[in-house]
Guanidine-I riboswitch aptamer from a Gammaproteobacteria bacterium, 100 nucleotides, folded computationally.
The sequence was found by an Rfam model in a public genome assembly.
């Protein structure tokens, strides 16, 4: 110079809007409930990071001696627009364009 690896599950946070639940406001109704708005309504329920955390499996490498132990898994600035679910988002396009 080139080509290969640099992964994957899960769970939770940063964060997100609003189907639903609950607030709030209105009407309506003996009540009980029913209908509508509203997310510049804290919240639950859902969505959720490549560049946030933890776990766990894979991969590689040495030692052992047939079962194991150990070690490695780095670095990582980033639009503008677009997509999706009900809608948005640090989701996805996307270790993109692009910068150094």
């Nucleotide at each position: 110079g080139c080509a290969a690896u640099a992964g994957a599950g899960c769970g939770c946070u940063a964060g997100g809007g609003u189907u639903c639940c609950g607030g709030c406001c209105g009407c309506u109704u003996g009540c009980a409930g029913g209908c509508g708005g509203u997310g510049a309504c804290u919240g639950g329920u859902c969505c959720g990071a490549g560049a946030g955390c933890a776990c766990u499996c894979a991969a590689c490498c040495u030692c052992u001696u047939a079962u194991g132990a150990g070690g490695u898994c780095a670095c990582a600035c980033g639009g503008c627009g677009g997509g999706a679910c009900a809608a948005a988002a640090g989701c996805c396009c996307g270790g993109g364009a692009g910068a150094a």